[in-house]
Context: one part of a larger RNA
RNA sequence: UGACGGGGACCCGCACAAGCGGUGGAUGAUGUGGAUUAAUUCGAUGCAACGCGAAAAACCUUACCUACCCUUGACAUGUCAGGAAUUCUGCUGAGAGGUGGAAGUGCCCGAAAGGGAACCUGAACACAGGUGCUGCAUGGCUGUCGUCAGCUCGUGUCGUGAGAUGUUGGGUUAAGUCCCGCAACGGGCGCAACCCUUGUCAUUAAUUGCCAUCAUUCAGUUGGGCACUUUAAUGAGACUGCCGGUGACAAACCGGAGGAAGGUGGGGAUGACGUCAAGUCCUCAUGGCCCUUAUGGGUAGGGCUUCACACGUCAUACAAUGGUCGGUACAGAGGGUUGCCAACCCGCGAGGGGGAGCCAAUCCCACAAAGCCGAUCGUAGUCCGGAUCGCAGUCUGCAACUCGACUGCGUGAAGUCGGAAUCGCUAGUAAUCGUGGAUCAGCAUGUCACGGUGAAUACGUUCCCGGGUCU
Repeated sequence: UGACGGGGACCCGCACAAGCGGUGGAUGAUGUGGAUUAAUUCGAUGCAACGCGAAAAACCUUACCUACCCUUGACAUGUCAGGAAUUCUGCUGAGAGGUGGAAGUGCCCGAAAGGGAACCUGAACACAGGUGCUGCAUGGCUGUCGUCAGCUCGUGUCGUGAGAUGUUGGGUUAAGUCCCGCAACGGGCGCAACCCUUGUCAUUAAUUGCCAUCAUUCAGUUGGGCACUUUAAUGAGACUGCCGGUGACAAACCGGAGGAAGGUGGGGAUGACGUCAAGUCCUCAUGGCCCUUAUGGGUAGGGCUUCACACGUCAUACAAUGGUCGGUACAGAGGGUUGCCAACCCGCGAGGGGGAGCCAAUCCCACAAAGCCGAUCGUAGUCCGGAUCGCAGUCUGCAACUCGACUGCGUGAAGUCGGAAUCGCUAGUAAUCGUGGAUCAGCAUGUCACGGUGAAUACGUUCCCGGGUCU
């Protein structure tokens, strides 16, 4: 000077408390450990690994295993020789490949010979190649403390010096935010603001959007209009600006007015100096080391999907605030040409046929669901719950055996609210309900977004955890 303390003082955070809903018990999904295996590729391991890298493992992916093959190589540059490229096709093989046959000559320079560009084949060598090792050799990127309020510098002053001061103190703030004081005076990186979005209004604009007035129609359908809604560009608006009180005549705090919004309005992006030799050599880049007829490359099949068990994260339930049946209402945000696919027809259904429209404020995906109005069930392992299994199908795709999703019929397991313990959340939040996207041929209980309905509680800071300041 720091760090630490079951030392002290002050302060903050869903940290506790007050509440609401869960996890821990069941079944399933998924990840991990362990075990197994020819292989179950590798990495991630307290918080900060475990629905994580992986925004899609049937083949491919794929890095693993087995078998069969190649050796200047699947890819790059250079040298030499030959041939245009390319297309069709026989035999063999699981395929990669092996071994034959046929067609065919282009472009540029040149009269021709020949040369050149691109591409293919062969030869020898320089080299290629490596998801091989080291994240404790590294860059870059990322997590975390933490969106916590801190971290520092110049000059001056003090101290032999390490260092101190400033940055401490009195108030105040979400904030080293601001005010006052002070051997300090100033500056920088952070805070805040500037950026995006949402909430109000105005102006401009009016198609594919909208419809108050006029006509018209089954229908904003058509004429008409741009007032309204909306869309999308530009502005306005909030600043403790105004009033009262408290305060040190300060900063600020409390209350009020006006206002769509009030004291950072809500949300996002934004992450200081540094910490953890944190994570990543398997995104990429890269030093060193290692392999070079193999640790490189190709192919087929298998594996990553195993299963006594243990843990994490989720989904569905155990029911009547519910299940089932009938009727009926209201979103937002997205995606669509190798695509989205309407009407109509067939099928109980998954789906099939069909072909209109749409490069989309136009057409389609696309019926939102919970909700509301009726009916039924009557507390039961049930008209709850849906695992498992059997049969029959649909779709994608060379191909669903290992190992896809979905449909119909049958089957109908555990489960009656979960021990110790433990997690999330302070408002349009929790809870609950559905919708869409990325990935993607197909496959979502994951993830990312979107809206609908919509609570309870916070006395307070003694205690648990983490953090800040002074001592």

This is a predicted structure of a 471-nucleotide part of an RNA (small-subunit ribosomal RNA, 3' major domain) from an uncultured soil bacterium. Its Rfam family is "Bacterial small subunit ribosomal RNA".